[in-house]
Source information
Model confidence (mean pLDDT): 81 of 100. This is a predicted structure of a 71-nucleotide RNA (transfer RNA) from Candidatus Wolfebacteria bacterium RIFCSPLOWO2_01_FULL_45_19.
């Protein structure tokens, strides 16, 4: 240059058209002499613009980001 994949919570992944899911982290509550385990409960996300549809995390177009290929 060129062809492919991926971009969801502070981190790891679900989720392929109809109220974002969960498992670590965070905070808070009960347990305990304190802690830690262990219960319960809070907060927290669709990379950015556009298009299709009644409706878009999801389908198309681009942009930026990352990653493999191949020149």
């Nucleotide at each position: 240059g060129u062809g492919c994949c991926c971009g969801u919570a502070g981190c790891u992944u679900a989720g392929u058209g109809g109220c974002a899911a969960a498992g670590c982290u965070u905070c808070c509550c009960g347990c305990u002499g304190u802690g830690g385990c262990c219960g319960g409960g809070a907060u927290g996300a669709c990379a950015c613009g556009g298009g299709u549809u009644c409706g878009a995390u999801c389908c198309c177009c681009g942009u930026c980001g990352g990653g493999c290929g191949c020149c």
Description
Its Rfam family is "tRNA". Rfam links the family to the GO term triplet codon-amino acid adaptor activity. By type it is a transfer RNA.